[in-house]
Molecule: Bacterial RNase P class A
Organism: uncultured Rhodoglobus sp.
RNA sequence: GGCCGGCAAGACGGUCGCGUCACCCAGACGUCUUCGGGCGUGGGUGCCGAGGAACGUCCGGGCUCCGCAGAGCAAGGCGGUGGGUAACACCCACCCGGGGCAACCCGCGAGAACAGUGCAACAGAAAGCAGACCGCCACCGACCUCGGUCGGGGGUAAGGGUGAAACGGUGGUGUAAGAGACCACCAGCGGCCGGAGUGAUCCGGUCGGCUAGGUAAACCUCGCCAGGAGCAAGGUCAAACAGGGAGCGUUACGGGCUGCUCGUCCAGUUCCCGGGUAGACCGCUAGAGAUGUGCGGCAACGUACAUCCGAGAGAGAUGGCCGUCCAGCGCCGCUGUGCUUGUCACAGGGGCGGGGACAGAACCCGGCGUAUCAGCCGGCCCAU
Numbered sequence: 001g002g003c004c005g006g007c008a009a010g011a012c013g014g015u016c017g018c019g020u021c022a023c024c025c026a027g028a029c030g031u032c033u034u035c036g037g038g039c040g041u042g043g044g045u046g047c048c049g050a051g052g053a054a055c056g057u058c059c060g061g062g063c064u065c066c067g068c069a070g071a072g073c074a075a076g077g078c079g080g081u082g083g084g085u086a087a088c089a090c091c092c093a094c095c096c097g098g099g100g101c102a103a104c105c106c107g108c109g110a111g112a113a114c115a116g117u118g119c120a121a122c123a124g125a126a127a128g129c130a131g132a133c134c135g136c137c138a139c140c141g142a143c144c145u146c147g148g149u150c151g152g153g154g155g156u157a158a159g160g161g162u163g164a165a166a167c168g169g170u171g172g173u174g175u176a177a178g179a180g181a182c183c184a185c186c187a188g189c190g191g192c193c194g195g196a197g198u199g200a201u202c203c204g205g206u207c208g209g210c211u212a213g214g215u216a217a218a219c220c221u222c223g224c225c226a227g228g229a230g231c232a233a234g235g236u237c238a239a240a241c242a243g244g245g246a247g248c249g250u251u252a253c254g255g256g257c258u259g260c261u262c263g264u265c266c267a268g269u270u271c272c273c274g275g276g277u278a279g280a281c282c283g284c285u286a287g288a289g290a291u292g293u294g295c296g297g298c299a300a301c302g303u304a305c306a307u308c309c310g311a312g313a314g315a316g317a318u319g320g321c322c323g324u325c326c327a328g329c330g331c332c333g334c335u336g337u338g339c340u341u342g343u344c345a346c347a348g349g350g351g352c353g354g355g356g357a358c359a360g361a362a363c364c365c366g367g368c369g370u371a372u373c374a375g376c377c378g379g380c381c382c383a384u
Base pairs, nucleotide, nucleotide: 001381002380003379004378005377006376007375010325011324012323013322014321015320016319018049019048021046022045023044024043025042028041029040030039031038032037051358055369056368058367059366060365061364062363063230064229065228066227076225077224078223079222080094081093082092083091084090095109096107097106098105099104110221111220116219117218118215119214133160134159135156136155137154139152140151141150142149143148168186169185170184171183172182173181187211189208190207191206192205193204194203195202196201234282235281236280237279243273244272245271246270247269248268254266255265256264257263289308290307291306292305293304294303295302296301326356329353330352331351332350334348335347336346337345338344339342
């Protein structure tokens, strides 16, 4: 100067609050009462009360309800290989490609874009069945100071120039000049064979035609995966009002049929019923759980044992202030060391100032992604 991994997310005290729960007070208030008290409000005491990401809600599961003969299509997701896992788009190991001197990092890494279709700015003469702008070359014609110059129709991809990319590279043969036109070697592609590996793949040999641009987070093709909705899931109990049923409907009270009696209908009243709203309760937090040790494994992880585990919500609480200290920061003196003698650097100690981020549960887990002032610890690499 870098690379990788981990830790912590200020400490203590005082004071004022906030939320659940338990207990106490009640002589204060409301409500119900079987008069014992219960519930709510109020006052007090006590216990407990966010995170590494509680976040985004992007993946994967548990759980719950709904759906479901069987098979397929569409739409969607995933994509090197082997393993881990409840599962994954996650993790580990390895392979391949790329970057870095290195530690190490990055890869949405199936299809050798030789199944098909499509797409590509600018520059450039020409960009997908490539292409003569300059240059090079012979031929024809004209001119000529016999070196060439100009014009014409041609040949040529070796050289120049443009570009991210110009249709293998180097050397030779060849030619008018050139060209895989031919040859040698190399690179690359394809087929076959042998060896190593569970495999991706790697190593070696041989043959071929001489050469094939990029893009599939474009359509497409191949293989694999997958029902839908979500705790406001879902369940239990269950006021009031409305509805249904039964009794009473008089010795004291109403109305209609009817002036009276009976009867009947209604009002009224008592009890019951169903679905189920408000509300209450369950779901709800001890779990694919955390830590440590041993064993197995390169590892992710698995397993055995021990220990530990006090938010549970109403879409709502978990905080503020003060003091002392701590990490680091800025400024100003002091002391020491170094030299390149400076408004220098480093170290030590002192004073003053200021001083701690991102953000907050709400069914629960596993991941990923993102945010995080200022730090601390360990390992490794490079240079001196």